Description
Predicted 3D model of RNase P RNA and transfer RNA as a complex of 417 nucleotides. It holds a member of the Rfam family "Bacterial RNase P class A". The family's RNA type in Rfam is ribozyme. Its mean pLDDT, the model's own confidence on a scale to 100, is 77.
[in-house]
RNA sequence: UGAGUCGGCUGGGUGGCCGCGGCACGGUUCGCCCGUGUCGAGGAAGGUCGGGACUCCACAGGGCAGGGUGCUGGUGGACAACCAGGCGUCGUGAGGCGACGGAAAGUGCAGCAGAAAACACACCGCCGAUGGACCGUUCUGCGGUCACAGGCAAGGUUGAAAAGGUGCGGUAAGAGCGCACCAGCGUCCGAGGUGACUCGGGCGGCUUGUAAACCCCACCCGGAGCAAGGCCAAGCAGAGGUCAGACUGCCCGUCUCAUGACCUCGGGUAGGCCGCUGAGAUGGAUGGCCACCCACGUGGUCCUCGGACCACCGGACAGAACCCCGCCUACAGGCUGACUCACCAC
RNA sequence: GCGGGUGUAGUUCAAUGGCAGAACGUCAGCUUCCCAAGCUGAUAGUGCGGGUUCGAUUCCCGUCACCCGCU
Repeated sequence: UGAGUCGGCUGGGUGGCCGCGGCACGGUUCGCCCGUGUCGAGGAAGGUCGGGACUCCACAGGGCAGGGUGCUGGUGGACAACCAGGCGUCGUGAGGCGACGGAAAGUGCAGCAGAAAACACACCGCCGAUGGACCGUUCUGCGGUCACAGGCAAGGUUGAAAAGGUGCGGUAAGAGCGCACCAGCGUCCGAGGUGACUCGGGCGGCUUGUAAACCCCACCCGGAGCAAGGCCAAGCAGAGGUCAGACUGCCCGUCUCAUGACCUCGGGUAGGCCGCUGAGAUGGAUGGCCACCCACGUGGUCCUCGGACCACCGGACAGAACCCCGCCUACAGGCUGACUCACCAC
Repeated sequence: GCGGGUGUAGUUCAAUGGCAGAACGUCAGCUUCCCAAGCUGAUAGUGCGGGUUCGAUUCCCGUCACCCGCU
């Protein structure tokens, strides 16, 4: 100098004018009024994905079903969150990504192609030792031919995937059939680590993939949600059905009940307060215009050639509705820290 | 605001994880003097982006759009 990686902060500023909502004080012609002061969106207020707080169902117990999570250690009120580590994988690297328990409990699936797709298999191919047929020799046998029975899985072909790799031995031909080394898996022992795991040694066989397929194992989960729910006021017209209802799928268990509970049709209401907040609505305020500055883009002019000036356009994503902690998604730009790679100079 | 559901051809719907189909429609041809009907053929698609898997309309995650219910 160029190309990158991982974070942190910020998300226009000042002034004027006109507005909007809450609260306080003052005024008042008491009203849906006026004045002054003060406060008034975000890092995501968004999506509503995961938790919690809070409220009600009966403070909710047991089992089944159902759902969620899934390497290890820690943080945390809790979570699918966060931090650190292990392993795998991608990248030259800084670093990124990972639903990352179990396929040796069982079941299922693997289309097409291909000989064969999970108790492996035989199209081409190799062999034909053994058995068979035929021929020669001439004798209890020996040699040759056939490729009939049969044997083999080394090589070829297919596929995402073909049942370890290399070498030697072995054989009729071959093959973990045997041996040596290498790779992977399992198991035992030793060492290190809290642990996931790593390193070393011995033994064993050669056992594909898939659990974001069923399933198994471990842990967790009662349901509904502020339109929860509580209080007050106003208004109306009841009728029919069920006998059980509730703990929100089922069973047990428990509780309540006939002046009851639930369902359907019809009638009435469409209000206030609390929940509700140092923003706090209850049809939803937090805005608009002008001037200057700031940063960005485009065009033009000037010159000392990387700066100055002028003009124009635009200032991202987005907007609270009970609150909190996370996650995910969207985002014009600006500032800043640490680190990596390449080249050059000293 | 809270809860639930659905996205497949122009429309209405199908499809065990293994070549995405049917009906109606549209277009072209045949038939007819012309139209309709009929016959033949064509047409075009899994909302979007990732992941799991050899392979995804299907399974999982995110996102977008639409629909329904609750005072």